[in-house]
This is a predicted structure of a 71-nucleotide RNA (transfer RNA) from a soil metagenome. It matches the Rfam family "tRNA". Rfam's curators write: Transfer RNA (tRNA) molecules are approximately 80 nucleotides in length.
RNA sequence: GCGGGCGUGGUGUAGUGGUUGCAUAAGGCCCUUCCAAGGCUUUGGCGCGGGUUCGAGCCCCGCCGCCCGCU
Numbered sequence: 001g002c003g004g005g006c007g008u009g010g011u012g013u014a015g016u017g018g019u020u021g022c023a024u025a026a027g028g029c030c031c032u033u034c035c036a037a038g039g040c041u042u043u044g045g046c047g048c049g050g051g052u053u054c055g056a057g058c059c060c061c062g063c064c065g066c067c068c069g070c071u
Stems, first nucleotide, its partner, number of pairs: 001070007010024004018054001026042005047063005
């Protein structure tokens, strides 16, 4: 330098155009003599910029970062 893959709450993941889901962590409440476990609940997320579309996490372009391959 060229090609490919990936980027989603603190963490790990699902989501191939129509309300961003689950687990875990954290806060609150219940339960318990207390703790743990359990139940309910709350907070918290689409790497950045632009485009397409009525509508983008998803499609297109550029950039950034990580990983793999080629030279």